Molecule: transfer RNA
Organism: Callorhinchus milii
């Protein structure tokens, strides 16, 4: 080299051609409490990159570019 998967929040991970892209840990803040610790509320935080198609693309095509696997 070729064949195949993934690529969404700090990490594990859902998702859908159109309505604010969710959840759990985790991070901030505030309430509880003498403090801690557990609970309870609010909050910031993401679609890997360039193009097409499409009235619309995070989803569907084409490359790129990382990574995991299978071959030699």
């Nucleotide at each position: 080299a070729g064949u195949c998967c993934u690529g969404u929040a700090g990490c594990u991970c859902a998702g859908u051609g159109g309505u604010u892209a969710g959840a759990g840990c985790g991070c901030u803040c505030g309430c509880u409490c003498u403090g801690c610790a557990a609970g309870c509320u609010a909050g910031a935080g993401a679609c890997c990159c360039g193009g097409g198609u499409u009235c619309g693309a995070u989803u569907c095509c084409c490359g790129g570019c990382a990574g995991a696997g299978u071959g030699a």